[in-house]
Context: one part of a larger RNA
RNA sequence: UGACGGGGGCCCGCACAAGCGGUGGAGUAUGUGGUUUAAUUCGAUGCAACGCGAAGAACCUUACCUGGUCUUGAGACAUCCCCGGACCGCCAUAGAGAUAUGGUUUCCCCUUCGGGGGCCGGGUGACAGGUGCUGCAUGGCUGUCGUCAGCUCGUGUCGUGAGAUGUUGGGUUAAGUCCCGCAACGAGCGCAACCCCUAUCCUUAGUUGCCAGCGAGUAAUGUCGGGAACUCUAGGGAGACUGCCUGUGACAAGCAGGAGGAAGGUGGGGAUGACGUCAAGUCCUCAUGGCCCUUAUGUCCAGGGCUACACACGUGCUACAAUGGGCGUCACAAAGAGCCGCGAAACCGCGAGGUGGAGCGAAUCUCAAAAAGGCGUUCUCAGUUCGGAUCGUGGUCUGCAACUCGACCACGUGAAGUUGGAAUCGCUAGUAAUCGCGGAUCAGCAUGCCGCGGUGAAUACGUUCCCGGGCCUUGUACA
Numbered sequence: 001u002g003a004c005g006g007g008g009g010c011c012c013g014c015a016c017a018a019g020c021g022g023u024g025g026a027g028u029a030u031g032u033g034g035u036u037u038a039a040u041u042c043g044a045u046g047c048a049a050c051g052c053g054a055a056g057a058a059c060c061u062u063a064c065c066u067g068g069u070c071u072u073g074a075g076a077c078a079u080c081c082c083c084g085g086a087c088c089g090c091c092a093u094a095g096a097g098a099u100a101u102g103g104u105u106u107c108c109c110c111u112u113c114g115g116g117g118g119c120c121g122g123g124u125g126a127c128a129g130g131u132g133c134u135g136c137a138u139g140g141c142u143g144u145c146g147u148c149a150g151c152u153c154g155u156g157u158c159g160u161g162a163g164a165u166g167u168u169g170g171g172u173u174a175a176g177u178c179c180c181g182c183a184a185c186g187a188g189c190g191c192a193a194c195c196c197c198u199a200u201c202c203u204u205a206g207u208u209g210c211c212a213g214c215g216a217g218u219a220a221u222g223u224c225g226g227g228a229a230c231u232c233u234a235g236g237g238a239g240a241c242u243g244c245c246u247g248u249g250a251c252a253a254g255c256a257g258g259a260g261g262a263a264g265g266u267g268g269g270g271a272u273g274a275c276g277u278c279a280a281g282u283c284c285u286c287a288u289g290g291c292c293c294u295u296a297u298g299u300c301c302a303g304g305g306c307u308a309c310a311c312a313c314g315u316g317c318u319a320c321a322a323u324g325g326g327c328g329u330c331a332c333a334a335a336g337a338g339c340c341g342c343g344a345a346a347c348c349g350c351g352a353g354g355u356g357g358a359g360c361g362a363a364u365c366u367c368a369a370a371a372a373g374g375c376g377u378u379c380u381c382a383g384u385u386c387g388g389a390u391c392g393u394g395g396u397c398u399g400c401a402a403c404u405c406g407a408c409c410a411c412g413u414g415a416a417g418u419u420g421g422a423a424u425c426g427c428u429a430g431u432a433a434u435c436g437c438g439g440a441u442c443a444g445c446a447u448g449c450c451g452c453g454g455u456g457a458a459u460a461c462g463u464u465c466c467c468g469g470g471c472c473u474u475g476u477a478c479a
Base pairs, nucleotide, nucleotide: 001479002478003476004475005474007473008472009471010470011469012468013467015463016462019427020426021425022424023423026318027317028316029315030314031313032312033311034309035308042053043052064304065303066302067301068300070298075127079126080125081123082122083121084120085119089104090103091102092101093100094099108117109116110115129293130292132291133290134289138287139286140282141281142280143278145276150189151188152187153186154185155184156165157164158163169180170179171178195270196269197268198267200238201237202236203235204234205233206232210227211226214225215224216223241264244258245257246256247255248254320420324379325378326377327376328375329374330373336367337366338365341360342359346355347354348353386417391412392411393410394409395408396407397406433455434454435453436452437451438450439449
């Protein structure tokens, strides 16, 4: 100087408390451990691994296993040298295929006619190739403490020195934020602001969006003429700064209340992550040193596996019902996506879906039905008209192909489950809870992930305690 303390002081944070809803019990989805296996590829392992890499394993992917091939004589891929030929394509046979054999078609482009170029085949080796090892050799990227308020430097001063001071102190703040004081005076990286979205208004513009007033038309609809008001769209601007008032404070920084205002003291949300810590994670994104393999640890193919199952754990979904289930009827969103695409009307089917093909590269058309909700009716407390697992049968769709191993539909079947021990998690407002909608990946496959809106709470006395953190101080046999 740090680190640590079941030392002290001050202060924060859904840290506790006050509340609301969960997990832990059931069924199931998914990940992991374990076990099994020819293989169940590999990585991630307290917080900060475990719906994680994986924004989507039937084949492919795929790295694993079994079997069958190839070896610069055709390595799947790159460059160089020599020789020959266009290449591609098509057919037959054998085979699980990779591939092998045979047949057929064709005779490339430029040219200064010397040759050159691309592609293919043959030869020769130099080489290729490796998701093989080392993340404790590395780059890059990332997690974490933590959006915590800290981390440093120059000069000066103090100290023999390591170092200190500044950065401590008194106030204040979300903040090393600002003020005052001070052997310090300044500065840098962080904080804040500048950026984006959102909340109000003005202005410009008016189609594909809008329809107040005028006219026309319809069973009905901005449907038509038209309009430019409103909504909206998207450009530009205004607005919030403790600016004003009162009190308080040290005459300061500020704090408390008030006015005006759409908004008030960082308005709400996002992006933004200092010096560093964990030899944290990643050699399987990529790059890369070293080591290792080179008729194999490389390469191609078929099938299997990654989907196993006495069990244990994490994260979700669905429930256990009446604030509910069923049936009928009437509403109201936002944000997205669409040409190898979204696919309307109409018709067929109980349905998944099929036929169909209008319109739309989309403020125009389509996906598209929002759901919870309102109204009416039924059920009457039951393992039930709750709950839907499991299983049987029949089908639909995608795809070369749904046996291992897809999703969905119909009929039948109808399990556990009556609110969950110890323990434990999230959340402070348009939040929790609850309800549906969309997207990426994607042929198909979503209870996951990323977004969107609808309905919409309760509680916070307070900081004694638990956890994490910041500053000062103290002790130390630790570095």

The part of an RNA shown here (small-subunit ribosomal RNA, 3' major domain) has 479 nucleotides and comes from an uncultured prokaryote. Model confidence (mean pLDDT): 84 of 100.